Annotation:
Predicted 3D model of a 1399-nucleotide RNA (small-subunit ribosomal RNA) from an uncultured bacterium. Its Rfam family is "Bacterial small subunit ribosomal RNA". Gene Ontology terms of the family: ribosome and structural constituent of ribosome.

RNA sequence: GCUUAACACAUGCAAGUCGAGCGAGAAAGCUACCUUCGGGUAGUGAGUAAAGCGGCGGACGGGUGCGUAACACGUGGGAAUCUACCCUCCGGUGGGGGACAACCUGGGGAAACCCAGACUAAUACCGCAUACGCUCUACGGAGGAAAGCGGGGGAUCUUCGGACCUCGCGCCGGAGGAUGAGCCCGCGGCCGAUUAGCUUGUUGGUGGGAUAAAAGCCUACCAAGGCGACGAUCGGUAGCUGGCCUGAGAGGGUGGUCAGCCACACUGGGACUGAGACACGGCCCAGACUCCUACGGGAGGCAGCAGUGGGGAAUCUUGGACAAUGGGCGAAAGCCUGAUCCAGCAAUGCCGCGUGGGUGAAGAAGGCCUGCGGGUUGUAAAGCCCUUUCAGCAGUUAAGAAAAGCUUCGGAUUAAUACCCCGGAGUCUUGACAUUAGCUGCAGAAGAAGCACCGGCCAACUCCGUGCCAGCAGCUGCGGUAAUACGGAGGGUGCAAGCGUUAACCGGAAUUACUGGGCGUAAAGGGCGCGUAGGCGGCCAGGCAAGUCGGCUGUGAAAGCCCAGGGCUUAACCUUGGAAUUGCAGUCGAUACUGCUUGGCUAGAGUCCGACAGAGGGUGGUGGAAUUCCCGGUGUAGCGGUGAAAUGCGUAGAUAUCGGGAGGAACACCAGUGGCGAAGGCGACCACCUGGGUCGAGACUGACGCUGAGGCGCGAAAGCGUGGGGAGCAAACAGGAUUAGAUACCCUGGUAGUCCACGCCGUAAACUUUGAGGACUAGACGUCGGAGGGGGUUUGCCUUUCGGUGUCGAAGCUAACGCGUUAAGUCCUCCGCCUGGGGAGUACGGCCGCAAGGCUGAAACUCAAAGGAAUUGACGGGGGCCCGCACAAGCGGUGGAGCAUGUGGUUUAAUUCGAUGCAACGCGAAGAACCUUACCCGCCCUUGACAUCCCCGGAACCCUCGAGAGAUCGAGGGGUGCCUUCGGGAACCGGGUGACAGGUGCUGCAUGGCUGUCGUCAGCUCGUGUCGUGAGAUGUUGGGUUAAGUCCCGCAACGAGCGCAACCCUUAUCCCUAGUUGCCAGCGGUUCGGCCGGGCACUCUAGGGAGACUGCCGGUGACAAACCGGAGGAAGGUGGGGAUGACGUCAAGUCAUCAUGGCCCUUAUGGGCGGGGCUACACACGUGCUACAAUGGCCGGUACAAAGGGCAGCUAACCCGCGAGGGGGAGCUAAUCCCAGAAAGCCGGUCGUAGUCCGGAUCGGAGUCUGCAACUCGACUCCGUGAAGUCGGAAUCGCUAGUAAUCGCGGAUCAGCAAUGCCGCGGUGAAUACGUUCCCGGGCCUUGUACACACCGCCCGUCACACCAUGGGAGUCGGCUGCACCAGAAGCGGGUAGCUCAA
Repeated sequence: GCUUAACACAUGCAAGUCGAGCGAGAAAGCUACCUUCGGGUAGUGAGUAAAGCGGCGGACGGGUGCGUAACACGUGGGAAUCUACCCUCCGGUGGGGGACAACCUGGGGAAACCCAGACUAAUACCGCAUACGCUCUACGGAGGAAAGCGGGGGAUCUUCGGACCUCGCGCCGGAGGAUGAGCCCGCGGCCGAUUAGCUUGUUGGUGGGAUAAAAGCCUACCAAGGCGACGAUCGGUAGCUGGCCUGAGAGGGUGGUCAGCCACACUGGGACUGAGACACGGCCCAGACUCCUACGGGAGGCAGCAGUGGGGAAUCUUGGACAAUGGGCGAAAGCCUGAUCCAGCAAUGCCGCGUGGGUGAAGAAGGCCUGCGGGUUGUAAAGCCCUUUCAGCAGUUAAGAAAAGCUUCGGAUUAAUACCCCGGAGUCUUGACAUUAGCUGCAGAAGAAGCACCGGCCAACUCCGUGCCAGCAGCUGCGGUAAUACGGAGGGUGCAAGCGUUAACCGGAAUUACUGGGCGUAAAGGGCGCGUAGGCGGCCAGGCAAGUCGGCUGUGAAAGCCCAGGGCUUAACCUUGGAAUUGCAGUCGAUACUGCUUGGCUAGAGUCCGACAGAGGGUGGUGGAAUUCCCGGUGUAGCGGUGAAAUGCGUAGAUAUCGGGAGGAACACCAGUGGCGAAGGCGACCACCUGGGUCGAGACUGACGCUGAGGCGCGAAAGCGUGGGGAGCAAACAGGAUUAGAUACCCUGGUAGUCCACGCCGUAAACUUUGAGGACUAGACGUCGGAGGGGGUUUGCCUUUCGGUGUCGAAGCUAACGCGUUAAGUCCUCCGCCUGGGGAGUACGGCCGCAAGGCUGAAACUCAAAGGAAUUGACGGGGGCCCGCACAAGCGGUGGAGCAUGUGGUUUAAUUCGAUGCAACGCGAAGAACCUUACCCGCCCUUGACAUCCCCGGAACCCUCGAGAGAUCGAGGGGUGCCUUCGGGAACCGGGUGACAGGUGCUGCAUGGCUGUCGUCAGCUCGUGUCGUGAGAUGUUGGGUUAAGUCCCGCAACGAGCGCAACCCUUAUCCCUAGUUGCCAGCGGUUCGGCCGGGCACUCUAGGGAGACUGCCGGUGACAAACCGGAGGAAGGUGGGGAUGACGUCAAGUCAUCAUGGCCCUUAUGGGCGGGGCUACACACGUGCUACAAUGGCCGGUACAAAGGGCAGCUAACCCGCGAGGGGGAGCUAAUCCCAGAAAGCCGGUCGUAGUCCGGAUCGGAGUCUGCAACUCGACUCCGUGAAGUCGGAAUCGCUAGUAAUCGCGGAUCAGCAAUGCCGCGGUGAAUACGUUCCCGGGCCUUGUACACACCGCCCGUCACACCAUGGGAGUCGGCUGCACCAGAAGCGGGUAGCUCAA
């Protein structure tokens, strides 16, 4: 231990008792006798049971929380009351009477039950008598009682029952007490104002009535009151309290158990009886429901204990006993008692105990992990030595029990040795729990451990599985192939007979802030004023003592909490005492402060006087400029408008210009972070009316003050109503443009409106986003108004002060930004307002409004944020400065053609794979016919083609034959090596076993390394210091300058690092050194070629060195850095080129170069071989080559390089071939020989603008070479063929000088070659750059930002689909409530009439 259904209840029990109030009075059974054997009679049972009259009790005890926001509860008071039983006291208890039940008879009914007649008793009922006190009273008086019963008994009397006496219990009247109850009041404790007004018995009075009692409690009359913003009324919710939970406290939440009070008893109403009820287990009526019925009628009320159904997440036994405690009745025994005491069920809670203790390293086995060594589980287990609580079995055994009764003794009482009472002794009994607690014995570690968690918060980590799946999740968030976050395991952590979860409350939350918050920008100052209530309020003194403070008294129930002591072995628990109960009331005292009151004061506030400034407000009038329109003149072809136009106006004369006129609106210059006003707001001039402010000096009043919920007034623009007015402007509207569209921006028109009068509206970024008043707290500089002083020129300066209005700033404040005597500083007073974002200032309701709409102002639902300030970046169709072949200026291309090559796509058995904007696409490929090769098909191998280890055999190796496409298989022959301790061993080959090999299989998003890119851009950082709460800043910004964060100067910075530059290579000049290339430069020789002798001067080669540093001059500049110009010089201002690539970015690229974690394959995803494919082809794109021609093609002749390569190589001379090439073989390991004839160029000739003597694709034929092999699929040569193409749309690329363009040469790879590619080399050799507006990329500073995977960002709305919540909706059904009305039970009161009774 039903938190839910105060939902419905089967069955049993829960309130009876008294024979000592009364009448009546059985039966079974037993005994005895009789018997016709059916039974009968008597006794007993027994004056018992059952029933009745009567009394007391059923108003307590027990249950529940519906209702109730109330004097219901709590607390403290009060007066006008009742109180059975109990206690004390006073007095009494006399004498009569007639009934009604039961019972009997008769009758009705199914029953429940009822009716009639007749009999009867009483402590039932009614009179009479008596009445101190009692009640009423007009104070004279009047009214009103009773009951007996039991025990005992000496004398006396007796109808023999008794009277009488006595004791006990009762009874009547009265007083008091105790207990209990009723009534009244102050104060205290819920929510809603979208409930603001409520009230007619209402508020009071008088008379009357009613009650135990005060009272409008009721009634008649009279008066018109009463309550309410300090929240009435209404609606919602709720039993209240002691306490309990939480909290440092203040507070918040709660009211289960226990205790006090209240309310209720199927729902609603009602009374009766009674001391007490409007009565849980009483009555009547109505209703719903259930049950019985013979349909006529009846019965019932678990929110008592148990129990059932139902509801629910959820809550127990239809147990035992009256032994104890308590209650009712009784004289008592005793009876009754689901109160209670016990037991049962539930780990629901609290407390205690156990599940063992010691020892035990070979650190066993097993499990898990592993870096394979080991680690961990773990002294844990086993083993050995002990113990036995608890449970089990057996035995033993307290306390809860004291009485009452009986016997007896003593006392008291009495006439009494009766009785009753008190005390002592004895005796006889009384235990539900109970198989009790406790104790003893027996056996044996024996029977006894789980749950949650292990990413962070938060204590505890690894493996496997899974792969954004399955799942976890309190918040943050985990899971997409290595998950400490899911699931399992091992291990660990925390608790432990429990552990977790869910729900709820408080705390943390200073996040409703009383203690203890805020409102410039985060949510939050009312648009402004006047002012009511209220709140707050200057100086001095007296009085009072309400607030305030103190003492004492009463109360603040018990339990609980706290402290101390005691009792159960301890504890929980129980018990005793104390403290506390912060409160309320009474009383006495204190008087500083507040208050009230009295008197005074002048510093707050105000009045009077003088003066001043001002777009302050209202009314009336006046003025000029301009626009438009009208009339007239001049005048002609356009005007107007825009980015450009068009619509529009104009030959019917516009625009322009001159003169005249009309009308409306607004007032240029002055004009100013100037002035005035409370705010909105106010701007020509004059007059009148009027508000406020300031300054100066005195006089006066004497706190008259401040703020201000409601309220009242004012209140820009737009808008509304009525009537005017209408020049310009101008929503709507129309047209023209712009545009994808353009319901816009621009243009041409144009109506409300803008203006006036009167009346509404009542809002705003009504903003200083900063309420009003007062006090205090550094200054500096402007400006407006006034007053004073000074010097003193002349109308200006200096200075003081009061009042405004600004800028900057100290302290201080602030999250920062910022504020800073005009505070956002330090304080006081009062008002308004805020409490996450969205929903929403919306809905509903109310109030206001003509309407538009305004004021007040939610919720459901939804989100994990919304927001402020500042920081660093990034970005901007922001700004400033500056670079780059970035644009521009040029030259040449691409895009069109054919072909080459790469890619996409498609195809295929396969077209292996990768690279994909720049930064993939002649890229990995610096060489795919086989090989390569990773792909496909087919045929084969399985310790493997390769590595290490083991066993056996054999040297290795070479040759031949056969089969096969080959791999491979088979056969045969030759050959015997090296070291040796003679066992054998090393290398190699073959066979075998198992460990293992192998994989271009996957993951570049697990990685290393390498690389691309921004970008050769000038940046990226650090230490210390300083500033900032911090992110961070400063340095690195600024002024100059540079190619440069290059340098200089400045500076809260000073330094430093990685970058830049320089150091390195190459090239340009010179020098030195060296000379089998170079030269006749100088000499000699010559076949004429540096060929030879000779020589190294020059060129060159390759080693070293010089040179260039803004060093010098002039100018500019801050006298700096530097720049400009110049001299000299081969070269200048980094001379040209290269190498060199900061911090980082792109999860950039690469697992197929290599390496490597994990995963996967293991007679295959490994290995071998043959063939095929990577070379496909309707297309698309990139990169190139060749061209389209005459600056050209072709033919002939002729000149000049550089840098390279070369030994199975380059290959000369010479011969053959038209040619590719073949033959040939000299030379060269190469500054020597060869490749190797450079080409464009130059000279001459030809072609004559034609698809050609351009162009060469394609195709046919014939060949050459490489190679095992050119079919798929090589290059080259010759002959023939001769395609497209006549300079290329949109678009797009490169290049700033020895560059572009153009010309050829070489090399790597390589048998050969698809090379037109790539990397180099030299020859010839330009044009252009005004400039930085624009495109692209980049650097620095600054600015804005709602961006931060950072603009390829973020983000808004409609629509489509689904879902959630809410609203509307033809309607439909309920609940609560107001008003009006109809009907009206029981009952109570009254009236009348009849009837009845002994009363």